[in-house]
RNA sequence: GCACCUGUGGCCAAACUGGAUAAGGCACCGGUCUACGAAACCGGGGAUUAGAGGUUCGAAUCCUCUCAGGUGCG
Numbered sequence: 001g002c003a004c005c006u007g008u009g010g011c012c013a014a015a016c017u018g019g020a021u022a023a024g025g026c027a028c029c030g031g032u033c034u035a036c037g038a039a040a041c042c043g044g045g046g047a048u049u050a051g052a053g054g055u056u057c058g059a060a061u062c063c064u065c066u067c068a069g070g071u072g073c074g
Stems, first nucleotide, its partner, number of pairs: 001073007010026003019057001028044005050066005
């Protein structure tokens, strides 16, 4: 340099062929319990899906460019 893959809360991660409010787990916060903690149980907040533009009635999903990481080739 070229090709391909990946990028979603603090971390991991789902979302099938574009469709309604972006699941779930861990962590965090509050409560119950306890002598106190842990565990367990109940409840709660946190995402404009790497960035920008485009297509569409509608985009995490499709297209273009850029950024970051990875793999292969030279």
Transfer RNA from a Pseudomonadales bacterium, 74 nucleotides, folded computationally. It was read from a public genome assembly. It matches the Rfam family "tRNA". Rfam's curators write: Transfer RNA (tRNA) molecules are approximately 80 nucleotides in length. Its family is annotated with triplet codon-amino acid adaptor activity in the Gene Ontology. Its mean pLDDT, the model's own confidence on a scale to 100, is 81.